The RNA shown here (Lysine riboswitch aptamer) has 165 nucleotides and comes from Kallipyga gabonensis. Rfam family: Lysine riboswitch aptamer. Its family is annotated with lysine biosynthetic process in the Gene Ontology. Rfam's curators write: Riboswitches are metabolite binding domains within certain messenger RNAs that serve as precision sensors for their corresponding targets. The sequence is in RNAcentral, with records from MGnify.

RNA sequence: AGUAGAGGCGCGAGGAAAAUGAUGAGGACCGGGAGGCGGCAGCCGGUGAAUGGUCCAAAAGGUUUCCUUGCCGAAAUUCGGCUCCGGGCACGGAGUCGUGUUGGGACGGACUUGAAUAAGGUCCGGACUGUCACCAACCAUCGCUCAAGUUGGUGUUGUGCUACU
Numbered sequence: 001a002g003u004a005g006a007g008g009c010g011c012g013a014g015g016a017a018a019a020u021g022a023u024g025a026g027g028a029c030c031g032g033g034a035g036g037c038g039g040c041a042g043c044c045g046g047u048g049a050a051u052g053g054u055c056c057a058a059a060a061g062g063u064u065u066c067c068u069u070g071c072c073g074a075a076a077u078u079c080g081g082c083u084c085c086g087g088g089c090a091c092g093g094a095g096u097c098g099u100g101u102u103g104g105g106a107c108g109g110a111c112u113u114g115a116a117u118a119a120g121g122u123c124c125g126g127a128c129u130g131u132c133a134c135c136a137a138c139c140a141u142c143g144c145u146c147a148a149g150u151u152g153g154u155g156u157u158g159u160g161c162u163a164c165u
Base pairs, nucleotide, nucleotide: 001165002164003163004162005161008072010071011070012069013068014067015066016065017064018063026056027055028054029053030052031051035044036043037042039089040088075102076101077100079098080097081096082095083094084093085092086091103129104128107125108124109123110122111121112120113119130157132155133154134153135152136151137150138149
């Protein structure tokens, strides 16, 4: 360097179903009678604003479960560049390239995104687990040593580890 492979509540994508969203947006009618919305610009409103009552009443993003599928830097995320989409601007979203961080999932806390008691993100914490290194003990033989193995401890962290070439 190439090929193959392992970690486990492992990672991503697509589809279906379900819950949430929702005592909500919006609409109709009856009152009411001048405000309301918006980051700004501005827009709506006596051809009836806020608001009260009755009735009708969604969707998207986000989530869960199952199935399918691709995988084991899987992937997530920070910053910067570029392209595209939405927008009046501010700005938002998607993709891609470069860059840094994270071995993995779960749990707890703080902050944050979110309609959310869902779920996610960042940081912190102790434990678990993978990996390798080191140390100790055990381990057939008269004894000793080494290797492998088992157990325990300490530490490392995916540009890693294992096998083969």